[in-house]
Context: one part of a larger RNA
Molecule: small-subunit ribosomal RNA, central domain
Organism: uncultured prokaryote
RNA sequence: CUGGGCUUAAAGCGUACGUAGGCGGAUGCGCAGGCAUCAUGUGAAAUCCCUCGGCUCAACCGAGGAACUGCAUGGUGAACCGCGUGUCUUGAGGCAAGUAGGGGCUGUCGGAACGCUAGGUGGAGUGGUGAAAUGCGUUGAUAUCUAGCGGAACGCCAAAGGAGUAAUCAGGCAGCUGGGCUUGUCCUGACGCUGAGGUACGAAAGCGUGGGGAGCGAACGGGAUUAGAUACCCCGGUAGUCCACGCCGUAAACGAUGUGCACUAGAUCGAGGAGGUUCUGACACCAUUCUCGGUCGAAGCGAAAGUGUUAAGUGCACCGCCUGGGGAGUACGGUCGCAAGGCUAAAACUC
Numbered sequence: 001c002u003g004g005g006c007u008u009a010a011a012g013c014g015u016a017c018g019u020a021g022g023c024g025g026a027u028g029c030g031c032a033g034g035c036a037u038c039a040u041g042u043g044a045a046a047u048c049c050c051u052c053g054g055c056u057c058a059a060c061c062g063a064g065g066a067a068c069u070g071c072a073u074g075g076u077g078a079a080c081c082g083c084g085u086g087u088c089u090u091g092a093g094g095c096a097a098g099u100a101g102g103g104g105c106u107g108u109c110g111g112a113a114c115g116c117u118a119g120g121u122g123g124a125g126u127g128g129u130g131a132a133a134u135g136c137g138u139u140g141a142u143a144u145c146u147a148g149c150g151g152a153a154c155g156c157c158a159a160a161g162g163a164g165u166a167a168u169c170a171g172g173c174a175g176c177u178g179g180g181c182u183u184g185u186c187c188u189g190a191c192g193c194u195g196a197g198g199u200a201c202g203a204a205a206g207c208g209u210g211g212g213g214a215g216c217g218a219a220c221g222g223g224a225u226u227a228g229a230u231a232c233c234c235c236g237g238u239a240g241u242c243c244a245c246g247c248c249g250u251a252a253a254c255g256a257u258g259u260g261c262a263c264u265a266g267a268u269c270g271a272g273g274a275g276g277u278u279c280u281g282a283c284a285c286c287a288u289u290c291u292c293g294g295u296c297g298a299a300g301c302g303a304a305a306g307u308g309u310u311a312a313g314u315g316c317a318c319c320g321c322c323u324g325g326g327g328a329g330u331a332c333g334g335u336c337g338c339a340a341g342g343c344u345a346a347a348a349c350u351c
Stems, first nucleotide, its partner, number of pairs: 004322003007305002012319001014201004021194003025088007033081002035077008049065006091191001092188003095184005103177007110154001114150008125136002162169002206247006215241002220236004258318006266296008275286003300307002324351003333344004
């Protein structure tokens, strides 16, 4: 140097974009750096190896050969890697026409429920639980009707369904805007893949400033339960939950499964297109076809569970990560942060 692994045993960065780097389609011509081959020079001696020889043998010693797998220079070759220059279209991108969608941002409107305020009716309870009590109520509650105000969330549709890189995304409408898929095969002509550093996005909680505050509700107070009850249950209730702007950067951020490409039986269900047939009416059907989401399964793989064209199969390219348990994702140092803390990351010791 090669050789092992990463769904669940240790191990895939939360996700994406992308710098360097690594890797890279078909074909023609050229160059000759890699590569191959030949020659020359060099590669000290000793050692190692081979053949002889000398000490009675051996160790040891002597002679000859080989080797020294390297380096340099020159010649030759051109398949492959590389470089240069053309050509190509299948990879990639573009164009045109369609198409589905809770993709994103902003604005505006709506109904149900809830709470509050005011008024009407009414007159003793109500609420809550396993049972109660705290609580609320004759200063008129609960219940019911009317009017107004307020904040948050959007029932049915709804799905095994859809969209998004992930985090995530659901009332209606409008505006702005990203991506996907299909068809045409018109254009560019390898423009590609991955991606150390880097950058951006990133649930909830938390932090800063200012608003908002209906319901819920850490903390906290009270009532119960209990041996106790710093809980589970009940009555209240602050931060928070909501909005704007700025931080934080973590999650069982999960498919516990990195990204891309190619290849390797099928069956069935669902979503979005295109095509064909019939009737032309919403449809229906067909077997092809492309894309996406599931279930079951051949081969294979796997310790098994399982996985199985959405691979954990067979291969290639590139990145990340793992190396016994505890100590410890801790200390120290560095760096980021307002803080909370994040990232990076040991050792002694011990089993």